Background
Predicted 3D model of an 89-nucleotide RNA (c-di-GMP-I riboswitch aptamer) from an Anaerolineales bacterium. The model forms 100% of the base pairs in the Rfam consensus. Model confidence (mean pLDDT): 89 of 100. It matches the Rfam family "c-di-GMP-I riboswitch aptamer". Its family is annotated with cyclic-di-GMP binding in the Gene Ontology. The sequence was found by an Rfam model in a public genome assembly.

[in-house]
RNA sequence: UUCCGAUAAUGGCAAACCCGUCGAAAGGCGGGGACGCAAAGCCAUGGGUCUAAAGCUGUUCACACAGCCAUGAUUGCCAGGCCACCGAA
Numbered sequence: 001u002u003c004c005g006a007u008a009a010u011g012g013c014a015a016a017c018c019c020g021u022c023g024a025a026a027g028g029c030g031g032g033g034a035c036g037c038a039a040a041g042c043c044a045u046g047g048g049u050c051u052a053a054a055g056c057u058g059u060u061c062a063c064a065c066a067g068c069c070a071u072g073a074u075u076g077c078c079a080g081g082c083c084a085c086c087g088a089a
Base pairs, nucleotide, nucleotide: 004087005086012037013036017032018031019030020029021028022027035076041082042081043080045079046078047077048074049073050072055068056067057066058065059064
């Protein structure tokens, strides 16, 4: 230095849920709170999953309803890339 990850040490992050807020929604952000995490740090590059505003199609006098569809979201779904604390076996 790389691989690896301990009943080591210093710490770190923060699920569900609640409150507020943004958003059409999925979901995001802030506060509380801890299920867990050795990358649960960062990047939507590939795949998966979620939502369906706008758009398209059908029905309807119309409203409305149904279907299709990311350009939206998810890194705490998987893979990939980048950076990184500690040092037992």